This is a predicted structure of a 144-nucleotide RNA (c-di-AMP riboswitch aptamer (ydaO/yuaA leader)) from a Candidatus Sumerlaeaceae bacterium. It matches the Rfam family "c-di-AMP riboswitch aptamer (ydaO/yuaA leader)". Rfam's curators write: This family represents a conserved RNA structure found upstream of the ydaO and yuaA genes in Bacillus subtilis and related genes in other bacteria. The sequence was found by an Rfam model in a public genome assembly. Taxonomically the source falls in Candidatus Sumerlaeaceae (Bacteria, Bacteria candidate phyla, Candidatus Sumerlaeota, Candidatus Sumerlaeales). Its mean pLDDT, the model's own confidence on a scale to 100, is 77.
RNA sequence: GAGUGCAAACCGCUGAAUCAGCUGGUGUCAGCUGAGCGGGGGACCCAAGGAAGUAGGGGCGAAUCGCUUUCCAAUGGGAAAGGUAGGCGAAGCUUCUUGCGCCGAGCCCGUCAGCUAACCCCGUAGGCGUCGGGAAGCGCGUAC
Numbered sequence: 001g002a003g004u005g006c007a008a009a010c011c012g013c014u015g016a017a018u019c020a021g022c023u024g025g026u027g028u029c030a031g032c033u034g035a036g037c038g039g040g041g042g043a044c045c046c047a048a049g050g051a052a053g054u055a056g057g058g059g060c061g062a063a064u065c066g067c068u069u070u071c072c073a074a075u076g077g078g079a080a081a082g083g084u085a086g087g088c089g090a091a092g093c094u095u096c097u098u099g100c101g102c103c104g105a106g107c108c109c110g111u112c113a114g115c116u117a118a119c120c121c122c123g124u125a126g127g128c129g130u131c132g133g134g135a136a137g138c139g140c141g142u143a144c
Stems, first nucleotide, its partner, number of pairs: 011129004018035007036124006046114001056112001057109004065083001068080005086103004092138008
């Protein structure tokens, strides 16, 4: 000097998941309250329109929907691969555009929920660490 890995802090990404106060503990924690943010339930009106058959139905979330192959207890379910609705990618911020890359899960309610004012209830986590180009607007700074 270069490369790789780890740890801490700052900073930042995804996400609603942040901030303030009080109490306790003693450091980065726990509890409570409030604000902010997010979600659900819930009238008139409107909308919808029964039951059974093989039973459902609904919510959070970007995470829906097929095709092919294969397995099983075979009108169904599982697995793999490849697509897809949709979503994300940081060095001031937002928007548009163009390439490249990534995700396209999981969980919950429990027979019950359309919209929905008042009103009621719930959450405020977890996981991570650097992609470029062009254009417009805003903001900040510097120089003249």